Molecule: transfer RNA
Organism: Deltaproteobacteria bacterium
RNA sequence: GCCCAGAUGGCGGAAUUGGUAGACGCGCUGGACUCAAAAUCCAGUUCUCGCAAGGGAGUGAGAGUUCGAUUCUCUCUCUGGGCA
Numbered sequence: 001g002c003c004c005a006g007a008u009g010g011c012g013g014a015a016u017u018g019g020u021a022g023a024c025g026c027g028c029u030g031g032a033c034u035c036a037a038a039a040u041c042c043a044g045u046u047c048u049c050g051c052a053a054g055g056g057a058g059u060g061a062g063a064g065u066u067c068g069a070u071u072c073u074c075u076c077u078c079u080g081g082g083c084a
């Protein structure tokens, strides 16, 4: 230099014929149980604005296509692999 794959909450990791983003697990918070704890069970858990009802933002960064983009197109950054 060229080619391929990947980047999603605190962590791992789903969702791609474009149509409710965050399933599932771990962790964390609150509760039950216990003398107390562990284990187990129940509920909650992206961020932000708001008293609330509700609203806004968010899939590495920026643009494009579209009524609508994590998903398609382009450029760039980073990570892994291959070729020279």
Stems, first nucleotide, its partner, number of pairs: 001083007010026003019067001027045006046057004060076005